[in-house]
RNA sequence: GCGGGCGUAGCUCAAUUGGCAGAGCGACGGCUUCCCAAGCCGUAGGUUGCGAGUUCGAGACUCGUCGCCCGCU
Numbered sequence: 001g002c003g004g005g006c007g008u009a010g011c012u013c014a015a016u017u018g019g020c021a022g023a024g025c026g027a028c029g030g031c032u033u034c035c036c037a038a039g040c041c042g043u044a045g046g047u048u049g050c051g052a053g054u055u056c057g058a059g060a061c062u063c064g065u066c067g068c069c070c071g072c073u
Stems, first nucleotide, its partner, number of pairs: 001072007010025004019056001027043005049065005
C1' cells in the first nucleotide's frame, strides 16, 4: 500500500426484508432474613465509533474517516 471482518448501555452480545433501540451480567432502590448470601419486584444507564448521503423513516443501505483484528504485498 491492497483486501476482508468487527465497532450498539459499565461488560458480553441481540435487534428478521429499512418501521417503538433490547436481553443477560453488573450498578442503585425495595420485598424477604436476626444479619449476610440466594430468591423476587422495580429504577437508572444509549450522539448505535465519528462525519455526510439516500429515504416518509437508517443500528441496518451508500460514501468518507478513525480504531481494533486477520490475510496479502
Molecule: transfer RNA
Organism: Pseudomonadota bacterium